[in-house]
RNA sequence: GCGGAUGUGGUUUAGUGGCAGAACACGAGCUUCCCAAGCUCGGGGCCGGGGUCCGAUUCCCCGCAUCCGCA
Numbered sequence: 001g002c003g004g005a006u007g008u009g010g011u012u013u014a015g016u017g018g019c020a021g022a023a024c025a026c027g028a029g030c031u032u033c034c035c036a037a038g039c040u041c042g043g044g045g046c047c048g049g050g051g052u053c054c055g056a057u058u059c060c061c062c063g064c065a066u067c068c069g070c071a
Stems, first nucleotide, its partner, number of pairs: 001070007010024004018054001026042005047063005
């Protein structure tokens, strides 16, 4: 330099053109003599920019980061 894959809360991850989900972690409450465990509730997220579309996390383009291959 060329090609490919991946990018979603703090972490790991599901997801589909029409409300963004789960687990763990974190906070609050209940429980307990206290802690832990358990139960309930809560906050927090689609890598960035542009395009298509009535509508984009999803499709297209460019860029960025990581990984893999080729040279």